[in-house]
RNA sequence: GCCCGGAUGGCGGAACUGGUAGACGCACAGGACUUAAAAUCCUGCGGUAGUAAUACCGUGCGGGUUCGAUUCCCGCUCUGGGCA
Numbered sequence: 001g002c003c004c005g006g007a008u009g010g011c012g013g014a015a016c017u018g019g020u021a022g023a024c025g026c027a028c029a030g031g032a033c034u035u036a037a038a039a040u041c042c043u044g045c046g047g048u049a050g051u052a053a054u055a056c057c058g059u060g061c062g063g064g065u066u067c068g069a070u071u072c073c074c075g076c077u078c079u080g081g082g083c084a
Stems, first nucleotide, its partner, number of pairs: 001083007010026003019067001028044005046057004060076005
């Protein structure tokens, strides 16, 4: 230099053909149970603004197509592999 793949919460990891992003597990927080703890069960758990209700934003970064993009197209960054 060329070719192929990957990047999604604190971590792992889903999302079929473009149509509610964050399933499921782990971790963490609050509660129940216990003399206490472990285990188990219930609830919550991306960011910003707000007292709250709620609103807006969010899939490595920047653009494009589309009514609508994690998904398609272009460029770039990082990373795994192959060829020379």
Molecule: transfer RNA
Organism: Candidatus Magasanikiibacteriota bacterium